A computed fold for a 72-nucleotide RNA from a soil metagenome, annotated as c-di-GMP-I riboswitch aptamer.
RNA sequence: AAAAGGCAAAACCGUCGCGAGACGGUGACGCAAAGCCAUGGGCCUCUUCCCCGAGGUCGCCAGGCUGCCGAA
Numbered sequence: 001a002a003a004a005g006g007c008a009a010a011a012c013c014g015u016c017g018c019g020a021g022a023c024g025g026u027g028a029c030g031c032a033a034a035g036c037c038a039u040g041g042g043c044c045u046c047u048u049c050c051c052c053g054a055g056g057u058c059g060c061c062a063g064g065c066u067g068c069c070g071a072a
Base pairs, nucleotide, nucleotide: 006031007030011026012025013024014023015022016021029059035065036064037063039062040061041060042057043056044055045054046053
């Protein structure tokens, strides 16, 4: 490269949440790990503000673990 497949952005609907957002359905912007882990950094939310704390985001980056095919 090819083949078999896989995941699923935004938007909409329903549910949960103070919220960021999460889950399910519809739907595909894209993804060779867009599989998993919140460990470091970033960004976001809550706490009137700050500090502190508690959450969210792995489809922001890094790192760790695992993984389909097989021209190479």
The prediction has a mean pLDDT of 89.